[in-house]
RNA sequence: UGUCUAAUAGUGUAAUGGCAACACGUCUGACUCUGGAUCAGAAGAUUCUAAGUUCGAAUCUUAGUUAGACAA
Numbered sequence: 001u002g003u004c005u006a007a008u009a010g011u012g013u014a015a016u017g018g019c020a021a022c023a024c025g026u027c028u029g030a031c032u033c034u035g036g037a038u039c040a041g042a043a044g045a046u047u048c049u050a051a052g053u054u055c056g057a058a059u060c061u062u063a064g065u066u067a068g069a070c071a072a
Base pairs, nucleotide, nucleotide: 001071002070003069004068005067006066007065010024011023012022013021018055026042027041028040029039030038048064049063050062051061052060
């Protein structure tokens, strides 16, 4: 310098253009002498940023930021 990939809850990942889901974790309750385990429930996301396309965008297009891989 060029090409490509990735960015979503505290963490790790899902999600044909149509209500953002699952696991772990966190909180509350049940159970237990206590803890752990188990069971029930709840909270938690401006889907990296800014525009565009569309009735409708995490998803498609453009630019940017950050990280990574490859080539020179």
This is a predicted structure of a 72-nucleotide RNA (transfer RNA) from a Eubacteriales Family XIII. Incertae Sedis bacterium. Model confidence (mean pLDDT): 81 of 100. Its Rfam family is "tRNA". Rfam classes the family as a transfer RNA. From the family's description: Transfer RNA (tRNA) molecules are approximately 80 nucleotides in length. The sequence is in RNAcentral, with records from ENA.